[in-house]
Context: one part of a larger RNA
Molecule: small-subunit ribosomal RNA, 5' domain
Organism: metagenome
RNA sequence: GAAUGAACGCUGGCGGCGUGCUUAACACAUGCAAGUCGUACGAGAAAGCUUUAGCUUGCUAGAGCGAGUAAAGUGGCGCACGGGUGAGUAACGCGUGAGUAAUCUACCUCAAAAUUCAGGAUAACAUUGCGAAAGCGGUGCUAAUACUAAAUGUGCUAAUAAAAAUUUCGAUUUUCAUUAACAAAGAUGGCCUCUACAUGUAAGCUAUUGUUUUGAGAUGAGCUCGCGUACCAUUAGCUUGUUGGUGAGGUAAAAGCUCACCAAGGCUACGAUGGUUAGCUGGUCUGAGAGGAUGAUCAGCCACACUGGAACUGACACACGGUCCAGACUCCUACGGGAGGCAGCAGUGAGGAAUUUUGCGCAAUGGGGGAAACCCUGACGCAGCAACGCCGCGUGAGUGAUGAAGGCCUUUGGGUCGUAAAGCUCUGUCAAGUGAGAAGAAAUUAAUUAAUACUAAUGAUGUUAGUUAUUGACGGUACCAUUGAAGGAAGCACCGGCUAACUCCGUGCCAGCAGCCGCGGUAAUACGGAGGGUGCAAGCGUUAUUC
Numbered sequence: 001g002a003a004u005g006a007a008c009g010c011u012g013g014c015g016g017c018g019u020g021c022u023u024a025a026c027a028c029a030u031g032c033a034a035g036u037c038g039u040a041c042g043a044g045a046a047a048g049c050u051u052u053a054g055c056u057u058g059c060u061a062g063a064g065c066g067a068g069u070a071a072a073g074u075g076g077c078g079c080a081c082g083g084g085u086g087a088g089u090a091a092c093g094c095g096u097g098a099g100u101a102a103u104c105u106a107c108c109u110c111a112a113a114a115u116u117c118a119g120g121a122u123a124a125c126a127u128u129g130c131g132a133a134a135g136c137g138g139u140g141c142u143a144a145u146a147c148u149a150a151a152u153g154u155g156c157u158a159a160u161a162a163a164a165a166u167u168u169c170g171a172u173u174u175u176c177a178u179u180a181a182c183a184a185a186g187a188u189g190g191c192c193u194c195u196a197c198a199u200g201u202a203a204g205c206u207a208u209u210g211u212u213u214u215g216a217g218a219u220g221a222g223c224u225c226g227c228g229u230a231c232c233a234u235u236a237g238c239u240u241g242u243u244g245g246u247g248a249g250g251u252a253a254a255a256g257c258u259c260a261c262c263a264a265g266g267c268u269a270c271g272a273u274g275g276u277u278a279g280c281u282g283g284u285c286u287g288a289g290a291g292g293a294u295g296a297u298c299a300g301c302c303a304c305a306c307u308g309g310a311a312c313u314g315a316c317a318c319a320c321g322g323u324c325c326a327g328a329c330u331c332c333u334a335c336g337g338g339a340g341g342c343a344g345c346a347g348u349g350a351g352g353a354a355u356u357u358u359g360c361g362c363a364a365u366g367g368g369g370g371a372a373a374c375c376c377u378g379a380c381g382c383a384g385c386a387a388c389g390c391c392g393c394g395u396g397a398g399u400g401a402u403g404a405a406g407g408c409c410u411u412u413g414g415g416u417c418g419u420a421a422a423g424c425u426c427u428g429u430c431a432a433g434u435g436a437g438a439a440g441a442a443a444u445u446a447a448u449u450a451a452u453a454c455u456a457a458u459g460a461u462g463u464u465a466g467u468u469a470u471u472g473a474c475g476g477u478a479c480c481a482u483u484g485a486a487g488g489a490a491g492c493a494c495c496g497g498c499u500a501a502c503u504c505c506g507u508g509c510c511a512g513c514a515g516c517c518g519c520g521g522u523a524a525u526a527c528g529g530a531g532g533g534u535g536c537a538a539g540c541g542u543u544a545u546u547c
Base pairs, nucleotide, nucleotide: 001547002546003545004544006543007542008541009540010539013393014392015391016390017389018388019386020385021351026349027348028347030346031345032344035077036076037075040074041073048065049064050063051062052061053060054059055058084304085303086302093229094228095227096226097225098224099223100222103221104220108217109216110215111214112213113212114211115210116150118148119147125140126139127138128137129136130135155182157180158179159178160177162175163174164173165172166171186209187208188207189206190205191204195202196201197200230276231275232274237267238266239265242264243263244262245261246260247259248258249257279301280300281299282298283294284293285292286291306327307326308325309324310323329340330339331338332337357383359382360381361380365379366377367376368375369374396426397425398424399423406417407416408415409414430488432483433482434481435480440474445469446468447467448466449465450464451463452462453461491536492535493534494533495532496517497516498515502531503530504529505528506527512519513518
């Protein structure tokens, strides 16, 4: 000099864009942060309103609307994403480059084929029992795209046999044959051409969507390897599933991944083992560069979710707001037993030099569910607080010498603050008031028009294009116009040298200053005050840290 997620002191007008627990991975009151689908399924309230009857005149009973709504239940998909934190980890964790001929991949796209036929349960519900509660049972009824059996097998998998191609000589791929095992679910809308009943409906036809099997793609993931990746040798030896083989198990998948047996290996001064510290990277800061330091915000990867362990479900978890076990802590209890997990967003206590609102909205972007309407979304978009940072603007401009008054200094002549002020003439940024007022919105959906696909069909449905209608948290915000008015808006540090800027008074090795040199003991440009000056400026200094 530059820099900071900074803090402290003095001061403080406005706006834009960012940033904001670096400490206790300490403990957490309260609210919200993951649901959705009735076009999978069976059931299904109430308040209230209207009305009828009985009469005891404000009650009872019934019907309709509310409403196939709410709230539950079965089932599907999602909850493995998104969001947080950096405790652990010196590691194939990360970075980079390869391999997978050792692998998986729900939803999505394309292609091929299919969607046949039966059955038994169970929740909800009703009833009943136990319990303070959390909750747990018994009996009875019922549905499905829930569950189970059977058929078929385009195919896929396995075994056997043959041929061809490629080859890293381990094998892999393709073709053909035989045998064995393995599937499925419907829903919604429309129609009567065919078939059946003969109005119109469905077991029929059709459209959309779903379901099953397979192949390919896309996306995502698993595993392996080369190289790189902190300090300590005042850490020199370490290792028994250890190193390798055979066989078996296991996994989506290679492998001591696991087990049995056999062999005795494997690593190491090119630093094993041990210890300390640490998430890694793109980047960031500094520097001419080389390098050094660092890893907040943003982005990629990893790890973790009160502490330790385990599996279940599932395409994917050994799962932050799931389950089970153990532990510590907190809470409820009828003492028998139960409940909980903010390192999600706000917020509280504690710790600390120190870090914000228990805000608004799903309007946009994105995500989940749904055919859609829509619902959910503390992701996100916004607003609030904080000079915490960067950037921009303002606090007026011109003129004005009786060089006013006053302050300070003085050699008492004067000098200086100083064109500074006053005065005169202007301007109107910001702030304040008034008025007008956005873009961010395109989709979806509905109606309608046209084209097109399917069909028996000019209908319906799907697709494409056009027109109209509908949607804004921010926000009456930005921007604009206008009103009056110089009015409301400057401080902080320094002035001995380094280092830009000097005099007077007070003090008298005292009080004090100080980054280094040093200053102060009676004329202190170095302490304290004043006048003047210098530097930066809504900031200025100090402290801490890095280069």